[in-house]
Molecule: Bacterial RNase P class A
Organism: sheep gut metagenome
């Protein structure tokens, strides 16, 4: 640094929830987490009579794989950090277009402030004209970098070695990559608008189903009204809406699951094939408590409410592997 285990233990008495049995006295079985937290993603399931197409909108963004699915995970590629084991990445496109880049500075899509060089003039302080982008200044960034040569002074002006874009070629499913050629070289930004590729119906267990009580009023009646997210098409129904009351403290949904454990097949791995075994909370005014004794790692973060796969956050002490 990475990964894993555990999350005080034992005994006695007594008290709770659920299920099954009961001779109604009780008996048996079982009963909060690794994160139950956050509600950040993905689904199962239910309903919206069918759940269709399009626009708008949203999400993801290197490659390959895995999975029910994911924005997750695994393995790679490229980049960044670290002495290192390793860790992190909002990682497609600026050559489709449109924007933005303060201040400083002469100038931020190529313009000369200081400077250097040449010619002419000169009151000897300088001035005018021309050349220059190597040196200095400003800045996050200033005509690809360093060195040598060359030049009036300089400059890829030439050469050598590098860098970026691009071409060819080697290896790879691929992202990419080894090598080589080219003197071709005017920035950054898309977590800016946008373009490209892939994906996305909505609402949610306070979903929904059953039982159960209706009464009054308004509008409309098929060229109308209502449902299907925001809109359009399309499609479905024939009524739609408001107020008062019943009536929620009723029953179900409610726990057998993409479940768990062990072995096994394939795989670098995430995962997967096959077999055997097993049932481990279902409350709703909300269940795990209290007392005594002993032990020792002297004990943290912290309590289910439809279920599951992830991510993120919190965590005392102890143990194991690399």
């Nucleotide at each position: 640094g990475c990964g894993g285990c555990c999350g005080a233990a034992u005994g006695g008495c007594u008290g709770c929830g659920u299920g099954c049995c009961u001779u109604c006295g009780g008996g048996c079985a079982u009963g909060a987490g690794g994160a139950a937290a956050g509600u950040c993603c993905g689904a199962g399931c239910a309903c919206c009579a069918c759940a269709g197409g399009g626009c708008a909108g949203g999400a993801u963004g290197c490659c390959a794989g895995u999975u029910a699915a994911c924005g997750g995970c695994u393995g790679g590629u490229g980049g960044a950090g670290g002495c290192g084991a390793c860790u992190c990445c909002a990682a497609g496109g600026c050559a489709a277009g449109u924007g933005c880049a303060a201040c400083a500075g002469a100038a931020a899509g190529a313009u000369a402030c200081c400077g250097c060089c040449g010619u002419u003039c000169u009151u000897c302080g300088g001035a005018a004209c021309g050349g220059u982008a190597a040196g200095g200044g400003u800045g996050g960034a200033a005509a690809u970098g360093u060195g040598c040569g060359g030049u009036a002074a300089g400059a890829g002006c030439g050469c050598a070695c590098g860098g970026g874009c691009g071409g060819c070629c080697u290896g790879g499913c691929g992202a990419c990559u080894c090598g080589u050629c080219c003197g071709u070289c005017a920035u950054g930004u898309a977590a800016a608008c946008c373009c490209c590729a892939u994906c996305c119906g909505g609402u949610g267990c306070a979903a929904g189903a059953u039982c159960c009580a209706g009464a009054a009023g308004a509008c409309a009646c098929a060229c109308a009204g209502g449902g299907c997210g925001g809109c359009c098409c399309g499609u479905c129904c024939u009524g739609u809406c408001u107020u008062c009351g019943c009536a929620g403290u009723a029953u179900c949904g409610c726990u057998u699951g993409a479940g768990c454990a062990c072995a096994u097949u394939g795989g670098c791995g995430a995962c997967u094939u096959u077999g055997u075994g097993u049932c481990c909370a279902g409350a709703u005014a909300g269940a795990u408590g209290g007392c005594c004794a002993u032990u020792u790692u002297c004990a943290a973060c912290a309590g289910a409410a439809c279920u599951c796969g992830g991510c993120u956050u919190a965590c005392a002490a102890g143990c194991c592997g690399c």